Model confidence (mean pLDDT): 85 of 100. This is a predicted structure of a 731-nucleotide part of an RNA (large-subunit ribosomal RNA, domain II) from an Aquificota bacterium. NCBI's taxonomy places the organism under Bacteria, Pseudomonadati, Aquificota.
Context: one part of a larger RNA
RNA sequence: GCCGGGGAGUUCACGGCUGUGGCGAGCUUAAGGGUUUUAAGCCCGUAGGCGCAGGGAAACCGACAUGCGCGCAGCUAGGCGUCAUGCCUAGCGAGGCGCGGAGUCUGAAAGGGCUCGGAGUCACAGCCGUGAAGCUAGAAACCGGGCGAUCUAGCCCUGGGCAGGGCGAAGCCAGGCGAAAGCCUGGUGGAGGCCCGAAAGGGUGCUGACGUGCAAUUCGCUCCCCUGACCUGGGGCUAGGGGCUAAAGACCAAUCUAGCCCGGUGAUAGCUAGUUCCCUCCGAAGUGGGUCGCAGCCCAGCCCCGGGCGAGGCGGCCGGUGGGGUAGAGCACUGAUUGGAAGGCCAAGGGGCCGAAAGGCUCCACCUUCCUUUCAAACUCCGAAUCCAUCGGCGCCGUAGACCCCGGGAGACGGGUUACGGGGGGUAAGCUCCCGGACCGAGAGGGGGACAACCCAGACCGAGGUUAAGGCCCCAAAGUGCUGGCUAAACGUCAAACCGAAGGGCGUCGUCAGCCUUAGACAGCGGGGAGGUAGGCUUAGAAGCAGCCAUCCUUUAAAGAGUGCGUAACAGCUCACCCGCCGAGGCUGACGGCCCCGAAAAUGGACGGGACUAAGCCAGCCGCCGAUACCUCGGGGCGCAGCUUCGUGCUGCGUCGGUAGGAGGGCGUCCCGGCUGGGCAGAAGCUGGGCCGUGAGGUCCAGUGGACCGGCCGGGAGUGCAGAUCCCGGU
Numbered sequence: 001g002c003c004g005g006g007g008a009g010u011u012c013a014c015g016g017c018u019g020u021g022g023c024g025a026g027c028u029u030a031a032g033g034g035u036u037u038u039a040a041g042c043c044c045g046u047a048g049g050c051g052c053a054g055g056g057a058a059a060c061c062g063a064c065a066u067g068c069g070c071g072c073a074g075c076u077a078g079g080c081g082u083c084a085u086g087c088c089u090a091g092c093g094a095g096g097c098g099c100g101g102a103g104u105c106u107g108a109a110a111g112g113g114c115u116c117g118g119a120g121u122c123a124c125a126g127c128c129g130u131g132a133a134g135c136u137a138g139a140a141a142c143c144g145g146g147c148g149a150u151c152u153a154g155c156c157c158u159g160g161g162c163a164g165g166g167c168g169a170a171g172c173c174a175g176g177c178g179a180a181a182g183c184c185u186g187g188u189g190g191a192g193g194c195c196c197g198a199a200a201g202g203g204u205g206c207u208g209a210c211g212u213g214c215a216a217u218u219c220g221c222u223c224c225c226c227u228g229a230c231c232u233g234g235g236g237c238u239a240g241g242g243g244c245u246a247a248a249g250a251c252c253a254a255u256c257u258a259g260c261c262c263g264g265u266g267a268u269a270g271c272u273a274g275u276u277c278c279c280u281c282c283g284a285a286g287u288g289g290g291u292c293g294c295a296g297c298c299c300a301g302c303c304c305c306g307g308g309c310g311a312g313g314c315g316g317c318c319g320g321u322g323g324g325g326u327a328g329a330g331c332a333c334u335g336a337u338u339g340g341a342a343g344g345c346c347a348a349g350g351g352g353c354c355g356a357a358a359g360g361c362u363c364c365a366c367c368u369u370c371c372u373u374u375c376a377a378a379c380u381c382c383g384a385a386u387c388c389a390u391c392g393g394c395g396c397c398g399u400a401g402a403c404c405c406c407g408g409g410a411g412a413c414g415g416g417u418u419a420c421g422g423g424g425g426g427u428a429a430g431c432u433c434c435c436g437g438a439c440c441g442a443g444a445g446g447g448g449g450a451c452a453a454c455c456c457a458g459a460c461c462g463a464g465g466u467u468a469a470g471g472c473c474c475c476a477a478a479g480u481g482c483u484g485g486c487u488a489a490a491c492g493u494c495a496a497a498c499c500g501a502a503g504g505g506c507g508u509c510g511u512c513a514g515c516c517u518u519a520g521a522c523a524g525c526g527g528g529g530a531g532g533u534a535g536g537c538u539u540a541g542a543a544g545c546a547g548c549c550a551u552c553c554u555u556u557a558a559a560g561a562g563u564g565c566g567u568a569a570c571a572g573c574u575c576a577c578c579c580g581c582c583g584a585g586g587c588u589g590a591c592g593g594c595c596c597c598g599a600a601a602a603u604g605g606a607c608g609g610g611a612c613u614a615a616g617c618c619a620g621c622c623g624c625c626g627a628u629a630c631c632u633c634g635g636g637g638c639g640c641a642g643c644u645u646c647g648u649g650c651u652g653c654g655u656c657g658g659u660a661g662g663a664g665g666g667c668g669u670c671c672c673g674g675c676u677g678g679g680c681a682g683a684a685g686c687u688g689g690g691c692c693g694u695g696a697g698g699u700c701c702a703g704u705g706g707a708c709c710g711g712c713c714g715g716g717a718g719u720g721c722a723g724a725u726c727c728c729g730g731u
Base pairs, nucleotide, nucleotide: 001731002730003729004728005727006726011132012131013130014129015128016127017126018125019124020123021122022121023120026050027049028048032044033043034042035041054061055060064100067099068098069097070096074092075091076090077089078088079087080086101116102115103114104113105112106111135274136273137272138271142264143263144262145261146260147259153238154237155236156235157234158233159232160231161230162228164196165195166194167192171188172187173186174185175184176183177182201224202223205221206220208219209218240256242252243251277666278665279664280663281662282661287300288299289298290297291296302411303409304408305407306406307405308404312397313396314395316394317393318392319391320390321389322388323387324386328382329380330379334376335375336374339371340370341369342368343367344366349364350363351362352361353360354359415440416439417438418437420436421435422434423433424432425431445456446455447454460635461634462633463632464631465630466629470625471624472623473610474609475608479622481621482620483619484618485617486616492612493611503597504596505595507594508593509592510591511590512589513588514587515586516585524581525580526579527578528577530554531553532552535549536548537547560575564573565572636656637655638654639653640652641651642650643649667720669717670716671715672714673713674712675711676710677709678708685704686703687702688701689700690699691698692697
C1' cells in the first nucleotide's frame, strides 16, 4: 500500500421558534399516593408554574368586548356580457389598517416613552442556543501524591592498586679556602600536585572504520596522564523548584532550562487532520463598524425556510424640470512659466565704470502694466458625455401575491483576474492600495498548441438538425475558393498576453504640390569659361581661393572681383554660367502602404508541427466546417394556474450549472409491536449473470451452502467509511 472488522454532532436539563393534538379565560400538575400479576394503564394529589393589566426606581395609580373612517378576501343587489366560473357599479364587510380616546411615567406646560378594542396553556416531534468532555483525534505544559543516587554528581566509613627507568631539593660527611660570616669541590642523601613510560585511568587527532553497526557511542592507529586535587571494590548519606555541581545548565537509571509513575484528565488548543447512503429546489461571502483585534469573534450587509399584509415595484427607453463642476478647455482668479516692450523703484541687494572719499553713471535683480509662450489633484471666465432626484409617456415584473414587514437556520468577514473604465503609491513588476463592471471563486461545453478567470456560450436526460467564436494544404472536420492590390524579408503564417523603440534606408508601390521640358529639359560626352585686374586693404608674399572691406564695369552665346583641389606666391585642374551632340521625360518637397537596419544569453529548436512565395499581408465576395448555444422530436423533476370521472390524473405556462450553506423527499442496516408469508422437495450468506429504478437500491435465475429468513403498517436507534502519518488483524 491493499483486504476484512472497528471508527466521529450523542444524551439530559433549561430556554427560543415552528408543526401537530387536547382543553380554552383558562391550561397544567410536581414530589408522593391508590389500584393492577411484574408492567402498561387508570385514578387521586392544585403546593407550585404560565396566562388573564399596565405604567413607575418606588410610594402609588390603574385601561376602548368599539366613537368615526378606510378597506382585502368573501357575501348581497343591479347592469353589461362574443353568457367564460369574465367585467362594471353600489352596499355589507370577519381578520387588517387609520383617526380619535384611555391608563401610567416624566414635565410648569408643550411634548415625549411604554401600554390598552381578551388567547393562552399542556403534551409530543423537528431545528437552534446555553450548561455539561459536548463531533472525533492531537500538545508544549500546570497541580497533587508517591517511586528512584544498582547509572551518574558530591560527601562519609572501610579496604585495594600504581612494572621499570630518569633528574637529583633540603639535610649530612670529607677535603680545600677564609679573621669570620661563609664559599668551593667530591660524596652521601632521596625531595617532587618533577620527567620518560607499562598496568590502571582518560578520550586528542584521523572530523579514519562502522553508521538497518559487534555496539542507542563500538573498533583501529594516534594521543593525554600514570605518587596524586590519582585510580578503584564494598557499605552509607543528600530527592524534584529539590539534590549535587573545580560551573558544562552538567548529572540525578539510554529521560533534565526542572526525573519517573499514577491521579486531577476525555486539561485546554481562536491551530491541524478527519467526519460514513441517494435524489430534488434555492443559493452566498471574502464588504462596513467594533474588538489585547488582524489565522478568532460580535452586529449589519449578502443566502435559505416559514408566516403576515394586499398594490404596487423597477437596474430599461424617450422627453421636461432641478442639481453637479469631472473629461475637455481656458488663463478671468490663485500659483507656476518663455521672450520682448514701457514705466516704477532706487528703500535694501549683486556686477561693471569713474572717483582719494563722499558719491555719480549704468546693467541685473525686484514691482506694475501691455504683447507673446507654456502649465495645475488641492486654479476656474467656461464646460460636456454622463450621473442623481422628480414629473409625464412607453416598456418590464407583480393579485399565479411583487415591494415591504415579522420569525427561524446559516455560511462568510485570507479573495483573485481582466488590451474593461477611473484613481493614490512606485523607475517598474504576473507590484501594491481603492472605486465601478464582468468573470473565476462556486461554471461544465467549443475556440485560444497546451493554459481558473481572453473570445463564444450558462450544461435536466436521450436523439436529429442549424449556427457562434474560431476555422477550411497535411497532421485534422470544412475552399490547394473567387476578384483586385502589396510583400522577396521565410517578413509573415501569433487577436492581446508571449512585445519591439527612438532614429535611419536612391528597397519598392502609391497620393499631393511646385519647378524645368521638342523654342530640346535631366544625366553623360565635346567646346568655351574672357577683359579692366594681381579689385582695395593687409602681408615677407596674398595674383578668384590665410584674413578684412567692397562685390563694380566691359566684350559677350556665356563666364562669380569666384565652388572645390592646388602653389611659398604664381602656374595648373575644376565648378558655377554658356554653346554643341543626344532626343523624352526630369528635378525637388510633403505624405501614405508593405519591407529592411536598429535587434545580445547561456546543450539543438521552435509559426502547435510538417511545411508554405501564398498555405503571407490589405480590401471585397461566395460557400462550407464547427459547442451541452438555438430549433425540432421524445422523456423526467420542480413551481403555478385551469380542469378533474379526484387517481396528485390531464392540459398549459415558466423553470431545472453550482462550492460554503438552507429547505424538502427518499434508499438501506439492527432491534421492538401488530398483521401476513417463505424454508431440509433447501433459509441466511457467498459466486456468476438477467431485468427494474434518475439514484441510494430492488428483484429474478443458476451454482455453492446446510438452518433459519422475509413482506406490509407503526415505533426505536451504539444506523451507512476510502481517507484521520486513524485502531486491531491478515497479506